[in-house]
Order: sequence, then structure tokens, then C1' cells
RNA sequence: UCUUGAAAAAGGCAAACCCUUUGAAAAAUGGGGGCGCAAAGCUACGGGUCUAAAGUGCUAAAGUGUUUGUCACUAUGAUCGCCGGGCCGCCAUA
Repeated sequence: UCUUGAAAAAGGCAAACCCUUUGAAAAAUGGGGGCGCAAAGCUACGGGUCUAAAGUGCUAAAGUGUUUGUCACUAUGAUCGCCGGGCCGCCAUA
């Protein structure tokens, strides 16, 4: 440096759920809690997925520029514990 994670050892992270905070929401922060994870470390670079405030279209009402919707589209928002890429990394083993 590289293969493997079968057997160890030291550890690490922390799902669902509950409380709190932020947010339009998805979701995220902090605390509790452990489903699990050899990268469940970091990175939104590519894909997928989620949300739709603002915007656009449409519907309806009123009537001259507004309101309404259990509607549709849309990411600049989110997700790395969805997949891949990139970067860093403990121990042991071939």
C1' cells in the first nucleotide's frame, strides 16, 4: 500500500419512539432511548426519494384587480442510516 471483516480486542456511531428548539413543510439541533451499522466518518458531485413557502397555471366567488381550493407543476429547501462517486480512518487477518 492492498485483500478480507471469518475469529478477536479497544472503542465508536445511534433507528423507531418521547421531550425541547428551529422551520411553511420535508426535515434538522439538543437531551433521553437502542433498531441496527466495518465506515451508520465527512462531502449534496451524479442519480433516486421527500417537501412546496415563494412563483406559475387552473377552479370557484366577487367585480377591475382581489380572494378561494381537499387541484396541478416547480427547488433555490431536505435526505449521506437510499444508491454510487470523492476524501479521511481503528484493529486484526491473507

Predicted 3D model of a 94-nucleotide RNA (c-di-GMP-I riboswitch aptamer) from Firmicutes bacterium UBA5388. Its mean pLDDT, the model's own confidence on a scale to 100, is 85. Of the family's consensus pairs, 100% are formed in the model. It matches the Rfam family "c-di-GMP-I riboswitch aptamer". From the family's description: GEMM was predicted in a large-scale screen for bacterial structured RNA regulatory elements.